[in-house]
Molecule: SAM riboswitch aptamer (S box leader)
Organism: SAR202 cluster bacterium AD-802-F09_MRT_200m
RNA sequence: CCCUUAUCCAGAACGGCAGAGGGGACGGCCCUAUGAAGCCUAGCAACCGGUCUUAGACCCUCACGGGCGUAGAUACGGUGCUAACUCCGGCGUCUGACAACACCGGUCAGGCGAAAGAUGAGGC
Repeated sequence: CCCUUAUCCAGAACGGCAGAGGGGACGGCCCUAUGAAGCCUAGCAACCGGUCUUAGACCCUCACGGGCGUAGAUACGGUGCUAACUCCGGCGUCUGACAACACCGGUCAGGCGAAAGAUGAGGC
């Protein structure tokens, strides 16, 4: 790089250094010298691990008890994240409205589902 899987409507600095870009690509539309990216600090968050607690069932033990497991807590570790719904859109389908009025089709809005992307975990 690729494959599988879960989540993506919540949450998080008026700090320091820095000095012009950033929001995945494209099209929009936004953020930004009232300071972008990046680094540090601070914070959010329970994805993975650790720690603590943990009903029933199951396993071990003569028993005490232990193990497993489920659920919860904890920011201790590994990531990740700290504008806007994944900022909005594209593809499919359904519904409604408008226009037209035989159907198909056109424009707008909404619901649902994909695709794509991001992050975690596992894997080749």